Predicted 3D model of a 95-nucleotide RNA (SAM riboswitch aptamer (S box leader)).
[in-house]
RNA sequence: AGCUCAUCAAGAGCGGCUGAGGGAAUAGGCCCUGCGAAGCCCGGCAACCUGUUAGAUCAAGGUGCUAAAUCCUACUCGAAAGAGAAAGAUGAGGA
Numbered sequence: 001a002g003c004u005c006a007u008c009a010a011g012a013g014c015g016g017c018u019g020a021g022g023g024a025a026u027a028g029g030c031c032c033u034g035c036g037a038a039g040c041c042c043g044g045c046a047a048c049c050u051g052u053u054a055g056a057u058c059a060a061g062g063u064g065c066u067a068a069a070u071c072c073u074a075c076u077c078g079a080a081a082g083a084g085a086a087a088g089a090u091g092a093g094g095a
Stems, first nucleotide, its partner, number of pairs: 003093006013042001015041003021032003026074004043066003047063003050059002070087001075084003
């Protein structure tokens, strides 16, 4: 990489360095961004594992996350609202 299962409307910065892009990919839209993008450090959060508790909780060790529903739409059903799928992300497991 691929397979299985679960979850994806909650939560999290007025910090430092740096300096132009970013929101997974394609297309369309809509946004964020020199009042500082991405990245790194620090801080924070607590989804899964783990530890703890009778339990609710709590902790923050592992992974993860820290604008907007996974930013929205794309395929199917539906008049629409919406539902489902696909794709993706994260974790756990198995070979």
It was read from a public genome assembly, where an Rfam model found it. Rfam family: SAM riboswitch aptamer (S box leader). Gene Ontology term of the family: regulation of gene expression. Rfam's curators write: The SAM riboswitch is found upstream of a number of genes which code for proteins involved in methionine or cysteine biosynthesis in Gram-positive bacteria. The coordinates come from a structure-prediction model, not an experiment, and the mean pLDDT is 84.